Description: Predicted 3D model of an 80-nucleotide RNA (c-di-GMP-I riboswitch aptamer) from a Gemmatimonadota bacterium. Taxonomically the source falls in Gemmatimonadota (Bacteria, Pseudomonadati). Its mean pLDDT, the model's own confidence on a scale to 100, is 82. Its Rfam family is "c-di-GMP-I riboswitch aptamer". Rfam's curators write: GEMM was predicted in a large-scale screen for bacterial structured RNA regulatory elements.

[in-house]
C1' cells in the first nucleotide's frame, strides 16, 4: 500500500410509511421515520425495470429509477 471485511472501534447513510411541496406520469426534494448497508459515497457508462396528455404503437424516441444488477472514480476502521 494492496486484498480482505471482524458480536471491533469512530462515524455515516436512511427502505417502507406519513406530511407538505414539484411533476401529465414514473418519481424528485424537504421534514418526520429507520428495513438495512462495507460504499446503500458520486456520476449516470451498459444493462433491466417503470412512465409518457411522444409516434407509424412491431418497435422507436424522450424521461425516471440507481437501495434491481453489472462495470468507472473516490473514501471511514483495521482483526482474521
Nucleotide at each position: 500500500a494492496c486484498c480482505c471485511g471482524a458480536c471491533a472501534c469512530a462515524a455515516g447513510c436512511a427502505c417502507a410509511c406519513c406530511c407538505g411541496u414539484c411533476g401529465c406520469g414514473a418519481g424528485g426534494c424537504g421534514g418526520g421515520g429507520c428495513c438495512g448497508c462495507a460504499a446503500c459515497g458520486c456520476a449516470g457508462g451498459g444493462a433491466a425495470u417503470c412512465u409518457c396528455u411522444g409516434g407509424u404503437c412491431a418497435c422507436c424516441g424522450a424521461g425516471a429509477u440507481u437501495g434491481u444488477c453489472c462495470g468507472g472514480c473516490u473514501g471511514c476502521c483495521g482483526a482474521a